RNA sequence: GUUUCAGGGCGGGGUGCAAUUCCCCACUGGCGGUAAACCGGUUCCUCGGCAAGCCCGCGACCCUGCGCAAUGCAGGCUGAUCUGGUGCAAUUCCAGAGCCAACGGUUAUAGUCCGGAUGGAAGAGGC
Numbered sequence: 001g002u003u004u005c006a007g008g009g010c011g012g013g014g015u016g017c018a019a020u021u022c023c024c025c026a027c028u029g030g031c032g033g034u035a036a037a038c039c040g041g042u043u044c045c046u047c048g049g050c051a052a053g054c055c056c057g058c059g060a061c062c063c064u065g066c067g068c069a070a071u072g073c074a075g076g077c078u079g080a081u082c083u084g085g086u087g088c089a090a091u092u093c094c095a096g097a098g099c100c101a102a103c104g105g106u107u108a109u110a111g112u113c114c115g116g117a118u119g120g121a122a123g124a125g126g127c
Stems, first nucleotide, its partner, number of pairs: 001127005011025004026112002028101002030058004038049003053099002062076005081097005103115003
């Protein structure tokens, strides 16, 4: 440079004219980093792979300015974890209990339905 890929989840019950939106139970977890489970190699030191929704950072959404406009540039905003155990070392392992999830729409309030989106993108791989 070019090309491909790059988000999951409402099942059961209750109330009601009406709810996958409320209530009870249920279910889901983007990308990079870090890290002691685990797997593989090694006599050892140690090496490689893999491992966090809530530790650090990024993306998406949203807002402002510039711009005719863009999938453009600059800036902003951007959720949530404790307790116990082991240990030299863990908000990452083990045990337990919690918590969080853009915007617009809707006969009734949405992480799970519909829509912007056959979009964009952190980034990963091929050539």